c-di-GMP-I-GGC riboswitch aptamer from Candidatus Brocadia sp., 116 nucleotides, folded computationally. Its mean pLDDT, the model's own confidence on a scale to 100, is 77. The sequence was found by an Rfam model in a public genome assembly.
RNA sequence: UACGACAAAGGCGAACCCUGAGUGAUCGGGGGACGCAAAGUAAAGGGUCUUUAAAAGCGGUUUAAACGGAGUAAACGGUUUAAGCGGCUCAAAAGAAGAUAGCCUUACUGCCGAAG
Repeated sequence: UACGACAAAGGCGAACCCUGAGUGAUCGGGGGACGCAAAGUAAAGGGUCUUUAAAAGCGGUUUAAACGGAGUAAACGGUUUAAGCGGCUCAAAAGAAGAUAGCCUUACUGCCGAAG
């Protein structure tokens, strides 16, 4: 030192669960450990994700009505219309606002110490 050991002392804490904040990505706290030598800090560049996002279109489902089907009714399913509630497309690109430092780059800082 730009290096990182079946070393030592310590550190952080993925998924998941509980709880709180947020429309959301996600974040705080508690539990829990997959991993991490910067998994420490910072959104400067790239990536990814969210919101903007509704209208409209498609389709699902629920309810109601109408039509039509066996002789009638009920039930049932079919078609149409209306209303309600989800889903998908729009939504590639570009823009705006965000999230992510445990995706990469970058900047700054830092513990320990063999080999090289």